[in-house]
Molecule: Bacterial RNase P class A
Organism: Alphaproteobacteria bacterium CG1_02_46_17
RNA sequence: CCAGUUGGUCGGAGAACCGCGCUUGACGCAAGUCAGGUGAGGAAAGUCCGGACUUCACGGAAAUACGGUGCCGGUUAACGACCGGGCAGGGCGACUUGACGGACCAGUGCAACAGAGAAUAAACCGCCGAUGGCCUGCUUUGCAGGAUCAGGUAAGGGUGAAACGGUGCGGUAAGAGCGCACCACUCGUCUGGUAACAGAACAGGUAUGGCAAACCCCACCGGAAGCAAGACCAAAUAGGGGCUGCGCAUGAUCUAUUUCCGGAUCGUGGCCCGGGUAGGUUGCUGGAGGUUUGUGGUAACACAAAUCCAAGAGGAAUGGUUCUCGCCCCUUCGGGGGUACAGAAUCCGGCUUAUAGACCAACUGGCAUU
Numbered sequence: 001c002c003a004g005u006u007g008g009u010c011g012g013a014g015a016a017c018c019g020c021g022c023u024u025g026a027c028g029c030a031a032g033u034c035a036g037g038u039g040a041g042g043a044a045a046g047u048c049c050g051g052a053c054u055u056c057a058c059g060g061a062a063a064u065a066c067g068g069u070g071c072c073g074g075u076u077a078a079c080g081a082c083c084g085g086g087c088a089g090g091g092c093g094a095c096u097u098g099a100c101g102g103a104c105c106a107g108u109g110c111a112a113c114a115g116a117g118a119a120u121a122a123a124c125c126g127c128c129g130a131u132g133g134c135c136u137g138c139u140u141u142g143c144a145g146g147a148u149c150a151g152g153u154a155a156g157g158g159u160g161a162a163a164c165g166g167u168g169c170g171g172u173a174a175g176a177g178c179g180c181a182c183c184a185c186u187c188g189u190c191u192g193g194u195a196a197c198a199g200a201a202c203a204g205g206u207a208u209g210g211c212a213a214a215c216c217c218c219a220c221c222g223g224a225a226g227c228a229a230g231a232c233c234a235a236a237u238a239g240g241g242g243c244u245g246c247g248c249a250u251g252a253u254c255u256a257u258u259u260c261c262g263g264a265u266c267g268u269g270g271c272c273c274g275g276g277u278a279g280g281u282u283g284c285u286g287g288a289g290g291u292u293u294g295u296g297g298u299a300a301c302a303c304a305a306a307u308c309c310a311a312g313a314g315g316a317a318u319g320g321u322u323c324u325c326g327c328c329c330c331u332u333c334g335g336g337g338g339u340a341c342a343g344a345a346u347c348c349g350g351c352u353u354a355u356a357g358a359c360c361a362a363c364u365g366g367c368a369u370u
Base pairs, nucleotide, nucleotide: 001366002365003364004363005362006361007360008359009358010357012325013324014323015322016321017320018319020039021038022037023036024035025034026033027032041341045352046351048350049349050348051347052346053226054225055224056223066222067221068220069219070218071085072084073083074082075081086100087098088097089096090095101217102216107215108214109211110210124157125156126153127152128151131150132149133148134146135145136144137143138142165183166182167181168180169179170178184206188202189200190199191198192197230282231281232280233279240273241272242271243270244269245268246267251266252265253264254263255262289308290307291306292305293304294303295302296301326339327338328337329336330335
């Protein structure tokens, strides 16, 4: 210098004018006016996980069903997040990706197309045809040949994502873990490691392929809905309840029924009480908080000290115009154009997705020079 990997930071700056929300102060009876302060993000997004908080249900515990998670260890309020490690795949490498428990020793099931055969294996081509037939020949109670029938064979070819271990030697009619050696694999043992797991010139046998993001089994976790949650204050009008004043009947209804007597209600006025609507207040932002430094830890992270306060609206303010500078592109050197993704809504921790461009650190590979 070129090409990369990982982690992180920023993501325009300074003014002027006109506006907007919240808030503090002054003035004002009030409406409001004036002055000051403050006002989006790394993702505010998707609403996919985990919590705080709230209401509902609930005596406690367990089980079943349903859903989720799934190598090991750690971090965390918690998590499906994060960190470290193991194993497996990718890369020359820095590094990176993975729903990664269980498939004989519980059970059920599935495998398109192709292919002869897809799971107590299978004979399409090929090979053999020892054995028993068949045919031919001969020196005929047998021998040789043919590859013809039965049959044998999983070495070789071919199909497939996958064909019931691989290589070699022996063996055989041809073959075959049939035998042996090495490799692979499985179980056990020993060693190392907290563990996942790794290693072994220890032993045994070749025995039972794949799929659990199929049912299932095992272990662990999970009550539901969400700030339009919820709490408080509370008009006008119309209902409800209580007390009471007035009015009224030859009436109606009720008082089980019939008669009589009695009572209450049906009308209207006043006062009081209660629920709820509009509206208002609250929940609301000082918190598992940020920054810096130190300590412990490989790290995630934890602890300590100092310091800081940083939107809080309510269908929703955070906007617009102009100038100068910065950065990028084009240029006829006058200038022209561009400057990402995107907009809080109860609040936190993550994940995912979008994002022009700039910068920093560590590391890897290559080339050149010394």